[in-house]
RNA sequence: AGAGCUAGUCAGACAACCGCUACCAUUGGUAGAGGAAAGUCCGGGCUCCACAGGGUAAAGUGCCAGGUAACACCUGGGCGGCGUGAGCCGACGGAAAGUGCCACAGAAAAUAUACCGCCCGUCACCUUCCCCCCUGUUGUUAGACCACAAAAUGGAGCAAUCGGGGGGAAGGUGACGGGUAAGGGUGAAAAGGUGUGGUAAGAGCGCACCGCGCUGCUGGUAACAGCGGUGGCAGGGUAAACCCCACUCGGAGCAAGGCCAAAUAGGAACCCUAUUGUGUGACCCGCGCAGGGUUCGGGUAGGCUGCUUGAGGCGUGCGGUGACGCGCGUCCUAGAUGAAUGGUUGUCCACGACAGAACCCGGCUUAUCGACUGGCUCUAUUU
Numbered sequence: 001a002g003a004g005c006u007a008g009u010c011a012g013a014c015a016a017c018c019g020c021u022a023c024c025a026u027u028g029g030u031a032g033a034g035g036a037a038a039g040u041c042c043g044g045g046c047u048c049c050a051c052a053g054g055g056u057a058a059a060g061u062g063c064c065a066g067g068u069a070a071c072a073c074c075u076g077g078g079c080g081g082c083g084u085g086a087g088c089c090g091a092c093g094g095a096a097a098g099u100g101c102c103a104c105a106g107a108a109a110a111u112a113u114a115c116c117g118c119c120c121g122u123c124a125c126c127u128u129c130c131c132c133c134c135u136g137u138u139g140u141u142a143g144a145c146c147a148c149a150a151a152a153u154g155g156a157g158c159a160a161u162c163g164g165g166g167g168g169a170a171g172g173u174g175a176c177g178g179g180u181a182a183g184g185g186u187g188a189a190a191a192g193g194u195g196u197g198g199u200a201a202g203a204g205c206g207c208a209c210c211g212c213g214c215u216g217c218u219g220g221u222a223a224c225a226g227c228g229g230u231g232g233c234a235g236g237g238u239a240a241a242c243c244c245c246a247c248u249c250g251g252a253g254c255a256a257g258g259c260c261a262a263a264u265a266g267g268a269a270c271c272c273u274a275u276u277g278u279g280u281g282a283c284c285c286g287c288g289c290a291g292g293g294u295u296c297g298g299g300u301a302g303g304c305u306g307c308u309u310g311a312g313g314c315g316u317g318c319g320g321u322g323a324c325g326c327g328c329g330u331c332c333u334a335g336a337u338g339a340a341u342g343g344u345u346g347u348c349c350a351c352g353a354c355a356g357a358a359c360c361c362g363g364c365u366u367a368u369c370g371a372c373u374g375g376c377u378c379u380a381u382u383u
Stems, first nucleotide, its partner, number of pairs: 001379010012348007020032005034354001038365002041363005046253004053285004059248004063077005078092001079090004093244002098242002100238003115184002117180018136161005145155003192210006211233001212231008257305004267296006276290004312331008
């Protein structure tokens, strides 16, 4: 100097004029939309419903330990993944309880299987070589030898060669049978991986290391980690599939609820009713109540309250790795109800995005123009 990670703060400012809402001590004064007010995704406070008693189902969560009113949140730790790193992410219990699924490709995807290939045996064919036998031809023995009175004529053996037959060896091809899962192929994944010995060829078949199961010790509150022993070993994945396990778990909601005023019709019809009906999700048990349901018709929609002092904010001390807790001091920071903060002018600069409370609070998620501050990581250069 650059590029990143992480925590936090601000949310245009100042002045003037006119305007709006609430409160008050009322010529005026004070205060007046957010970091997410959004989503309605969680959790509660609060209100009401005798049953918020027990259970089943449903629903939620899912490593361990803490924080909190509580949580699916937050903090710390463990394990796994990504990143050079600071850091970030995790739908993180169980596949040996059971069921289901794994397309296509591939021989075969769960009682796995043999496509190519490798090895062994048998049979057939071909080639080459070797050995033996038979016929023919040529040569030789042989003008001269043997058979014959003589001549003609015939001639074993040996060698080469052609053909045929038999046997053996090697190689090749094919068929059948047996062995194999090492090598190759397919795929996200194929009887755990690497190496080595052995084998007809191979295989945990043996061995070494790793992995996996069981188990002991050590450290840690624990999740887990390390070290050791033992066994050739249940060949995979998927539970964000059904399922199993552990824990949690009434419902409805400020349009909850309460009060006042006013008006109407203290209406009508039908059905069920104690072995029944009903009681703030379903079903069962318990408990309570005596009425419950359907259709038609009539009146009201006004006002007040709930409504903002809080699991509150800020400062500070102590404890804690931290979330956070305790103590002291200080402050009151919107309460509208067809819905309040707007308009104009001037100056400044960071030139202003996403965007408006409706009972309140703690979180999560999503959107977003920028400015500033702290800590940490990496790269380059200089000293």